[in-house]
RNA sequence: UUCUUAUCCAGAAAGGCAGAGGGAUUGGCCCUGUGAAGCCUUGACAACCUGUUACACAAAACAAUAAGGUGUCAACUCCACUCCGCAAAUGCGGGGAACGAUAAGUC
Numbered sequence: 001u002u003c004u005u006a007u008c009c010a011g012a013a014a015g016g017c018a019g020a021g022g023g024a025u026u027g028g029c030c031c032u033g034u035g036a037a038g039c040c041u042u043g044a045c046a047a048c049c050u051g052u053u054a055c056a057c058a059a060a061a062c063a064a065u066a067a068g069g070u071g072u073c074a075a076c077u078c079c080a081c082u083c084c085g086c087a088a089a090u091g092c093g094g095g096g097a098a099c100g101a102u103a104a105g106u107c
Stems, first nucleotide, its partner, number of pairs: 003105006013042005021031003026080003043073003048069003051065003081096006
């Protein structure tokens, strides 16, 4: 970096350094000197992959666990597009898609 599959309304932050940005992109709307990004330490969440345990003749599946590999710890993927329903309307609810993110595999 290409492609495939799965998931994305749940969950989980303190301290130190630093000092103005951040939420992918555009617009909106937010977060932020009561301290952004980034880096470090410690912790936590989760259960995608591995491991282990249980079940089982065995394998798979399912369940548990959380040791290892990732990931994550404001807001639904923060919202946007399309279809349907409701509504006087801003909108609200539901289905689908695009973009994106993460994991596992793959070129």

Source information
A computed fold for a 107-nucleotide RNA from Chitinophaga pinensis, annotated as SAM riboswitch aptamer (S box leader). Its mean pLDDT, the model's own confidence on a scale to 100, is 84. It matches the Rfam family "SAM riboswitch aptamer (S box leader)". Its family is annotated with regulation of gene expression in the Gene Ontology.